[in-house]
A computed fold for a 1554-nucleotide RNA from a Gammaproteobacteria bacterium, annotated as small-subunit ribosomal RNA. Its Rfam family is "Bacterial small subunit ribosomal RNA". The prediction has a mean pLDDT of 84. Taxonomically the source falls in Gammaproteobacteria (Bacteria, Pseudomonadati, Pseudomonadota). The sequence is in RNAcentral, with records from ENA and SILVA.
RNA sequence: AAAUUGAAGAGUUUGAUCAUGGCUCAGAUUGAACGCUGGCGGUAGGUUUUAUCCAUGCAAGUCGAGCGGUAACAGACAUUUUGAUUCAGCUUGCUGAAUCUAGUGCUGACGAGCGGCGAACUGGUGAGUAACGCGUAGGAAUCUGCCCAGUAGCGGGGGAUAGCCCGAGGAAACUCGGAUUAAUACCGCAUACGCCCUAAGGGGGAAAGGGGGCAUCUUUGAUGCUCUUACUAUUGGAGGAGCCUGCGUAAGAUUAGCUUGUUGGUAGGGUAAAGGCCUACCAAGGCGACGAUCUUUAGCUGGUCUGAGAGGACGAUCAGCCACAUUGGGACUGAGACACGGCCCAGACGUCUACGGACGGCAGCAGGAGAGAAUAUUGGACAAUGAGGGAAACCUUGAUCCAGCCAUACCGCGUGUGUGAAGAAGGCCUUAGGGUUGUAAAGCACUUUAAGCGAUGAAGAAGAAAAGUAAGUUAAUACCUUAUUUUUUUGACGUUACUCGCAGAAUAAGUACCGGCUAACUCCGUGCCAGCAGCCGCGGUAAUACGGAGGGUACAAGCGUUAAUCGGAAUUACUGGGCGUAAAGCGCGCGUAGGCGGUUAAGUAAGUUGGAUGUGAAAGCCCUGGGCUCAACCUAGGAACUGCAUUCAAAACUAUUUAACUAGAGUACGAGAGAGGAGAGUAGAAUUUCUGGUGUAGCGGUGAAAUGCGUAGAUAUCAGAAGGAAUACCAAUGGCGAAGGCAGCUCUCUGGAUCGUCACUGACGCUAAGGUGCGAAAGCGUGGGUAGCAAACAGGAUUAGAUACCCUGGUAGUCCACGCCGUAAACGAUGAGAACUAGCCGUUGGGGAGAAUUAACUCUCCAGUGGCACAGCUAACGCAUUAAGUUCUCCGCCUGGGGACUACGGCCGCAAGGCUAAAACUCAAAUGAAUUGACGGGGGCCCGCACAAGCGGUGGAUCAUGUGGUUUAAUUCGAUGCAACGCGAAGAACCUUACCUACCCUUGAAAUCCAGCGAAGUUCCUAGAGAUAGGAAUGUGCCUUCGGGAACGCUGUGACAGGUGUUGCAUGGCUGUCGUCAGCUCGUGUCGUGAGAUGUAUGGUUAAGUCCAGUAACGAGCGCAACCCCUAUCCUUAUUUGCCAGCGCGUUAAGGCGGGAACUAUAGGGAGACUGCCGGUCAAAAACCGGAGGAAGGCGGGGACGAGGUCAAGUCAUCAUGGCCCUUAUGGGGUGGGCUAGAAACGUGCUACAAUGGGAAGUACAGAGGGCUGCAAACCCGCGAGGGUAAGCGAAUCCCAAAAAGCUUCUCGUAGUCCGGAUAGGAGUCUGCAACUCGACUCCUUGAAGUUGGAAUCGCUAGUAAUCGCGAAUCAGAAUGUCGCGGUGAAUACGUUCCCGGGCCUUGUACACACCGCCCGUCACAUCAUGGAAGUGGGUUGCACCAGAAGUAGCUAGUCUAACCUUCGGGAGGGCGGCUACCACGGUGUGGUUCAUGACUAGGAUGAAGUCGUAACAAGGUAGCCGUAGGGGAACCUGCGGCUGGAUCACCUCCUUA
Repeated sequence: AAAUUGAAGAGUUUGAUCAUGGCUCAGAUUGAACGCUGGCGGUAGGUUUUAUCCAUGCAAGUCGAGCGGUAACAGACAUUUUGAUUCAGCUUGCUGAAUCUAGUGCUGACGAGCGGCGAACUGGUGAGUAACGCGUAGGAAUCUGCCCAGUAGCGGGGGAUAGCCCGAGGAAACUCGGAUUAAUACCGCAUACGCCCUAAGGGGGAAAGGGGGCAUCUUUGAUGCUCUUACUAUUGGAGGAGCCUGCGUAAGAUUAGCUUGUUGGUAGGGUAAAGGCCUACCAAGGCGACGAUCUUUAGCUGGUCUGAGAGGACGAUCAGCCACAUUGGGACUGAGACACGGCCCAGACGUCUACGGACGGCAGCAGGAGAGAAUAUUGGACAAUGAGGGAAACCUUGAUCCAGCCAUACCGCGUGUGUGAAGAAGGCCUUAGGGUUGUAAAGCACUUUAAGCGAUGAAGAAGAAAAGUAAGUUAAUACCUUAUUUUUUUGACGUUACUCGCAGAAUAAGUACCGGCUAACUCCGUGCCAGCAGCCGCGGUAAUACGGAGGGUACAAGCGUUAAUCGGAAUUACUGGGCGUAAAGCGCGCGUAGGCGGUUAAGUAAGUUGGAUGUGAAAGCCCUGGGCUCAACCUAGGAACUGCAUUCAAAACUAUUUAACUAGAGUACGAGAGAGGAGAGUAGAAUUUCUGGUGUAGCGGUGAAAUGCGUAGAUAUCAGAAGGAAUACCAAUGGCGAAGGCAGCUCUCUGGAUCGUCACUGACGCUAAGGUGCGAAAGCGUGGGUAGCAAACAGGAUUAGAUACCCUGGUAGUCCACGCCGUAAACGAUGAGAACUAGCCGUUGGGGAGAAUUAACUCUCCAGUGGCACAGCUAACGCAUUAAGUUCUCCGCCUGGGGACUACGGCCGCAAGGCUAAAACUCAAAUGAAUUGACGGGGGCCCGCACAAGCGGUGGAUCAUGUGGUUUAAUUCGAUGCAACGCGAAGAACCUUACCUACCCUUGAAAUCCAGCGAAGUUCCUAGAGAUAGGAAUGUGCCUUCGGGAACGCUGUGACAGGUGUUGCAUGGCUGUCGUCAGCUCGUGUCGUGAGAUGUAUGGUUAAGUCCAGUAACGAGCGCAACCCCUAUCCUUAUUUGCCAGCGCGUUAAGGCGGGAACUAUAGGGAGACUGCCGGUCAAAAACCGGAGGAAGGCGGGGACGAGGUCAAGUCAUCAUGGCCCUUAUGGGGUGGGCUAGAAACGUGCUACAAUGGGAAGUACAGAGGGCUGCAAACCCGCGAGGGUAAGCGAAUCCCAAAAAGCUUCUCGUAGUCCGGAUAGGAGUCUGCAACUCGACUCCUUGAAGUUGGAAUCGCUAGUAAUCGCGAAUCAGAAUGUCGCGGUGAAUACGUUCCCGGGCCUUGUACACACCGCCCGUCACAUCAUGGAAGUGGGUUGCACCAGAAGUAGCUAGUCUAACCUUCGGGAGGGCGGCUACCACGGUGUGGUUCAUGACUAGGAUGAAGUCGUAACAAGGUAGCCGUAGGGGAACCUGCGGCUGGAUCACCUCCUUA
């Protein structure tokens, strides 16, 4: 200095959040298995499956000191008596010796046998068993061999039998007969302290000897003494066994009733012993909701694993108990068994057989077969520890101790150590620099554990025997026992452990993982394939997720995977959960059992608390020591075993008993309120029908219609009648009732609650499993009734369809009486009761007080019923004295979604159906509340050529142009709602050109590097469609350090080029669109658990998140606006190519000229416009309205300018670019063709259809552009396109260039025309190498459709639409297109209901890929599991009956019979046989239950992009849902009642705010 130091989370539902809730992971463990790998040692463990079958060997013997004996072995003895051989002496034979054989049980010993003890232990297994089987604590009516202790005894007789011998049968196993024999075998007799029985007199019952020593004698043998060991009787003990009891010890109620020896009694039997254990009789009991009976599963415990613990799971090894031994039954023997290695019988199986019969039982140790994912050697030894027998030595022992096999587990050790940077080589990566593997290796210097070789060498051994000494016993120095000494001797393991020596880094590293959870990252390959995956998930061409590699991480002789258990899981919640909306309060009462229960006092001591005693086996866990070098392991002591029992004590609380109390509960009396219930009667309004009158053509119905009714007189209207159902107004978050529910008025009967008084009782209470009653609507039965309404049904509409919504009819039903049903969103989605906890405001009933004439009013108490709100609670929403707050009592219910408010079974019901209520299978979610968006056939406010009001078009025609489609060798490619379609293309005859055909080239048409040759270049000829090929001629440049170099061309080699090939879903850049819409965000603060909110809501205002006010927000940024350009006015400066007022010259005319700088214009700079001024409105604001002045007035008019984002929008074919692909071709060159095709379709345009026009003639006025490969005047020619020639102009100078509509005059007269110009013929012009496919233009001729355009649709709000012409880019040529320019020049806007688009706020949502969303059901196909099913086949079990082996008990007229008795005849007793009872197997019949299977069938689940619709989510386009009934392809529809978990609008009530 000690024994309880111990508690972690993560991933996954969502766009995001919080919650609920499941799934999954990280940990520990295992009798494990599998994959890869494998050095050593120690300690443990090793058929979990077929309690399936077993070859072979062993696992139970021992005692000669119980007995008769002597088959084997050894010895001794005897005689040479049996026989034989050899040798010696000596010779015909004899003698002697040796050996073998034979003899004698004499000795040591001992086969078989009789007898004793053991064999009931040890060892194995877990089938059965839900039980007094086990655990724990107790009990009484018992037995007990061997062992210990005590007492007493052990006398005297008898008859058999095995063995052995003889004989017989049988294949064998074995059996039978005869003769003879022993005992500690068997049986009487004697004796009996104690023992047993008893009727209390009496009666009954035993034994066995053996061994050692000494002595004596009658020495074949017997006797005595002594020691010792057996034996008998009995008592006690120890240990063992049997029996009984309390408590504890699985699951299922879809098992609720079970039981006839059953429960008890009496008597008898039986047992070692109590007992229905058994029998007879009597009684009718016994068990059960505290779970009987039945079914399924299971050996139980100490303990093991896990866990912080409480618990949960398990019951290998070790230990205690039980059960079993091939299956079933049975007894015998014995102290003990109904007996694993005993017996009998029956069944199955197997073996032998001479077919007549026999034999067998590894769940003992090894081992084999089989089964299985899977579990070892046919080993050694009794040396140790134990067991049996024996006096002992000893013998036996697959118990045990050891060894072998196996990484099966735990523990330990090793596979080297130090140094070593040139950071080697190689590998991998790379931004090409380097990085990393990596001090790692090599190299150098050391060490030698383990393995290997060699040598030594404990402990496990205690004993035993022999000899000696001493003590005890005894007559004894024998014997025997004990102690001690000496000597000898005992080891399977074992080549042991340990120690020493030798040599050498030598002999020794893998496995899994690397997307997150979870430590660890790159490259290549693959391309939704192959594959991975524990969950989420990864893979469709740049995969840290697949496969390989490099690198890394983790653990390590192991590492991973799989299976299983606990944990995490507070996810069954005792510790320690919940139920308004997530799963979950029974529809509501009454009430039984049960649970719980007010105040005071006393008693008791069951619960409770404390102490003591007993027990709680050992081992294990824990603590402290000790031993193996440490550890695992072993060992000693302790602690603990939280329990049970007994006992002593305490008396607060609970309980119980007694006595009281009144605050809970109830009663009484007095009041008032009420759609509380039941019955009877009665009233008026309305609908409908009928009768009659008036009256005439429609009525009715709808979004619009039709069906229907009506001239046979409807509807309308008046009068009357009938009948049924329901009760307007009052009327109300008003009332009553437990809930469902209840409504005219009157009467009768009746329940409950409330208030007041405080008289009475005295805890009489609360809750409530089962039980029982009530219980909307629909529905059912019987009988009535039926006005209206109205499932079904019919018709009419709507529609793609319309089994619906709408309409016209209409039956059950709705109503009444009686009887069923028993369910609803039966809801406050909130069980009942009690107590406590801020307020404020309504309302109903009753009471009190104040003031008061009444009414009315104020305050207050009790009981209801509402609204708001604090604390608190809640995931939030919300609840909040009517709790969902804080507590107590009792009941009910929940445990992921689906399957499933289902199946099967049971109960109830006439039926419909209700109540109770699973599993297989499947998914990783399903769900609640709230948030941000998006959306709505939701709402509010606002805007826009959005509608409306207008003007002009498109859609009809011809043509042009683009597109789809078709065609084609090719009709290259792209763009596809708005936001593709006169788009890329600002211009395809060749070229362009990317396409097609046939023909060529292969380092290439162009780039860089290298080598060789050559200047480069120019001209010509031939072939060819050309590219190209061949040939001829000409030409010598520049710089130089004289070596050569640069540029260029040709040839060659390889690196490479090249690609309008692919991916716009890998990208950059650019662009479109919402949209010139007014929005999009941030910092800090604040609010919220959080996502988020606030700011940015609200009131005004604006074109505007523009500004103002206000405000838990204060500020800021990107957008808006402004700054920029053009334009409108003025000023100023400047003055050529522009301008010309004034002065002058000059012309037919003309800024033509001198000049001028006024004007216009040009292009620089300024001014000006800011709601500045006035009035009004509004809030003393912002702002708006009107006015003045002004060229312009409220952004003056245009343009450029496009926030954050959306559309994987468009573009790889402008360009750039990653990856991939092609490389004598997908590259390059050239020729010809195609992009220009055409049946029909669509878009965008041109021209028209005519008179506001066409034609002819004359005539006037722009702006902005372009021009040298160009624009081209003038002049000439041509009808014209144009041609010829040519001045001027790189342009405020010249040219294009004519502006046109307009204006003036003439003509045409409503027509297919003097409109319109397509188409076509002919002739030409221009460009160009070239107009055939395939250009534009000109002239002559031709003269189509078309007479204003269906549904539908487009543009435009002022210098706009409309209309008119002009120019430019591209371009050789080729615009009806595009982009610009000016001329002429309108109409209309009441207004925001509607369509479209957008902004803000709000609301609903099952959407978040965001409504082009989500999603339901039938049908079809495939797969899977399940239910039903005529049946079929097994298991198990009940009942009834048959049958009855072996055995036991009883009986026995058969038969046999040693001991005892006998009167000798026999008897007693017994054996065999027979019968009866019980009973195993088996059989028959009929039920229950369970499993498997079954044609066919039903629903369910899951699958790729199938079919039909669109039911739900938004007001989901008919609000949805619940119950019920009918109908229908399907989702569903309709009727009746209910709910809000319905949007929107309006009203009422209540509340909040002065």